[in-house]
Context: one part of a larger RNA
RNA sequence: GACGAACGCUGGCGGCGUGCUUAACACAUGCAAGUCGAACGCUGAAGCUUGGUGCUUGCACUGGGUGGAUGAGUGGCGAACGGGUGAGUAACACGUGAGUAACCUGCCCUUCACUUCGGGAUAACCUCGGGAAACGGGGGCUAAUACCGGAUAUGACGCGUCCCUGCAUGGGGGUGUGUGGAAAGAUUUAUCGGUGGAGGAUGGGCUCGCGGCCUAUCAGCUUGUUGGUGGGGUGAUGGCCUACCAAGGCUUCGACGGGUAGCCGGCCUGAGAGGGUGACCGGCCACACUGGGACUGAGAUACGGCCCAGACUCCUACGGGAGGCAGCAGUGGGGAAUAUUGCACAAUGGGCGCAAGCCUGAUGCAGCGACGCCGCGUGAGGGAUGACGGCCUUCGGGUUGUAAACCUCUUUCAGUAGGGAAGAAGCCUCUUGGGGUGACGGUACCUGCAGAAGAAGCGCCGGCUAACUACGUGCCAGCAGCCGCGGUAAUACGUAGGGCGCAAGCGUUGUCC
Numbered sequence: 001g002a003c004g005a006a007c008g009c010u011g012g013c014g015g016c017g018u019g020c021u022u023a024a025c026a027c028a029u030g031c032a033a034g035u036c037g038a039a040c041g042c043u044g045a046a047g048c049u050u051g052g053u054g055c056u057u058g059c060a061c062u063g064g065g066u067g068g069a070u071g072a073g074u075g076g077c078g079a080a081c082g083g084g085u086g087a088g089u090a091a092c093a094c095g096u097g098a099g100u101a102a103c104c105u106g107c108c109c110u111u112c113a114c115u116u117c118g119g120g121a122u123a124a125c126c127u128c129g130g131g132a133a134a135c136g137g138g139g140g141c142u143a144a145u146a147c148c149g150g151a152u153a154u155g156a157c158g159c160g161u162c163c164c165u166g167c168a169u170g171g172g173g174g175u176g177u178g179u180g181g182a183a184a185g186a187u188u189u190a191u192c193g194g195u196g197g198a199g200g201a202u203g204g205g206c207u208c209g210c211g212g213c214c215u216a217u218c219a220g221c222u223u224g225u226u227g228g229u230g231g232g233g234u235g236a237u238g239g240c241c242u243a244c245c246a247a248g249g250c251u252u253c254g255a256c257g258g259g260u261a262g263c264c265g266g267c268c269u270g271a272g273a274g275g276g277u278g279a280c281c282g283g284c285c286a287c288a289c290u291g292g293g294a295c296u297g298a299g300a301u302a303c304g305g306c307c308c309a310g311a312c313u314c315c316u317a318c319g320g321g322a323g324g325c326a327g328c329a330g331u332g333g334g335g336a337a338u339a340u341u342g343c344a345c346a347a348u349g350g351g352c353g354c355a356a357g358c359c360u361g362a363u364g365c366a367g368c369g370a371c372g373c374c375g376c377g378u379g380a381g382g383g384a385u386g387a388c389g390g391c392c393u394u395c396g397g398g399u400u401g402u403a404a405a406c407c408u409c410u411u412u413c414a415g416u417a418g419g420g421a422a423g424a425a426g427c428c429u430c431u432u433g434g435g436g437u438g439a440c441g442g443u444a445c446c447u448g449c450a451g452a453a454g455a456a457g458c459g460c461c462g463g464c465u466a467a468c469u470a471c472g473u474g475c476c477a478g479c480a481g482c483c484g485c486g487g488u489a490a491u492a493c494g495u496a497g498g499g500c501g502c503a504a505g506c507g508u509u510g511u512c513c
Stems, first nucleotide, its partner, number of pairs: 001512003005509005012376006018369002020334001025332003029329003034077003039074002042071001047066008084287003094211007103204002108200008116150004125140004130135001156179010185192002213259003220250003225247008262284004266277004289310005312323004340366001342365003348362001349360004379409004389400004413454001415449005423440001426437005457502005462483003468497005478485002
């Protein structure tokens, strides 16, 4: 000097930041991922309208039409983002630089061609059973942008042939032929879509060089191990896997083993070199009660998906079921120690939707904490026969001290009264000019009002080190970072007066330079 700090004493205001470093311990409760009716079949409320009946003549009941709210379901997209944590990991995990002639890429942009003909189901629903529940079974009906089949294809693959290119395994292109392979509609249109390619963009996969911890009281390690051939697997290369063959590969420039640890941009310190560190913010990685597994999908560590096993918790009619806060709040526990079960989608961003809009504990805000940084205030000017009091005294006085009183002013901040935003660019709506849309918030800010009024502490004073006397104590009580003080005049203990230093803080402790 610094800190995600803690502790002691003290504490006026504001802005911006920041806040479980410990038990990756266990979690009550609420919320954190939905959306689309312009894919589909059902359901069909309010309202409007019309008929009938009763009749207290404008109400009740009931039928039809219109209307489309709502609800569950099929289907699509999203749920792999966003948010959390740092357990594991010494590794191509990270950083950096290359490669991919060994790869994929939904939505988006550009572009080419097409969007044709058919079919059978199933949920919802109805019905009958089962179960305490969770849930599940049989039968019957129905729709689609759900599913299946056919046709078509400048693309794909195989083979033949030609051209260009590379050191090379190879790569690119032309041409002929063969093979299998797409689609779906809604709407009057506009528009919204769908299918198959090509290019781009974005995101990812894989490979390699180099770099950064401790330990030799770990010296040898390795059998899919190192390489080759054939095969399998993958989107793709590869012992990734497998069969056979060879016997290799790594290592004192530290292999193998053990310990510790997420890595980086950065941050702290330092003149620098370096040392320490990885909270907040940003990039990458890993994980989601513990261990294992696959499914779906363009994409999976699949936190709020599935299956199995385990530990734990809960429900049960004892047959069987349910759960996973390292999301936001919050609880218990641990600890020196770390916050509200808040408001809003107004803005930014994300998902869905043509849109209106819905969802969003992301985010924007508010609350709590002097935890940090910064700013402001606690008044200003005058005021001496230098009051009173306190303390000291050589008893003359000195000092507190212009300090106070007193006089003249000011009113920041806090208080109070009135006014009152920008953030709204835009978006929506009726329409061509209007209207609507702000959580924060009656906040910021502005104006008025009253009155010095409401606002100072903490540590130290032997030397290092700025700041000294008196009393008490008497190697006691105590102090102390080091040297050291204290045994009867202690500037070193305790108190007082005075002083010094910082100041809404000041000290102490811990850690790093």
The part of an RNA shown here (small-subunit ribosomal RNA, 5' domain) has 513 nucleotides and comes from an uncultured bacterium. The coordinates come from a structure-prediction model, not an experiment, and the mean pLDDT is 81. The full RNA is in RNAcentral, with records from ENA and SILVA.